[in-house]
RNA sequence: GGGCUCGUGGUCUAGUGGUUAUGACAUCUCCUUUACACGGAGGGAGUCGCAGGUUCGAAUCCUGCCGGGCCCA
Numbered sequence: 001g002g003g004c005u006c007g008u009g010g011u012c013u014a015g016u017g018g019u020u021a022u023g024a025c026a027u028c029u030c031c032u033u034u035a036c037a038c039g040g041a042g043g044g045a046g047u048c049g050c051a052g053g054u055u056c057g058a059a060u061c062c063u064g065c066c067g068g069g070c071c072c073a
Base pairs, nucleotide, nucleotide: 001072002071003070004069005068006067007066010025011024012023018056027043028042029041030040031039049065050064051063052062053061
């Protein structure tokens, strides 16, 4: 330098053009307990790596860039 692939709450993850972006773990509050743990109920936290484009509508499609991984030279 070229090709492929990934980037979504603190962590992991679902999503494949259309209602308020899904779930688990973690975290916070309450219940339960003498207390802790387990269990039960509820809350907060992401606007999707960045910038453009296509579209009535984009996390999703296209282009460029940034970062991680693999391969080729």
The RNA shown here (transfer RNA) has 73 nucleotides and comes from an archaeon. The RNAcentral record of the sequence draws on ENA. The coordinates come from a structure-prediction model, not an experiment, and the mean pLDDT is 82. Rfam family: tRNA. Rfam classes the family as a transfer RNA. Rfam links the family to the GO term triplet codon-amino acid adaptor activity.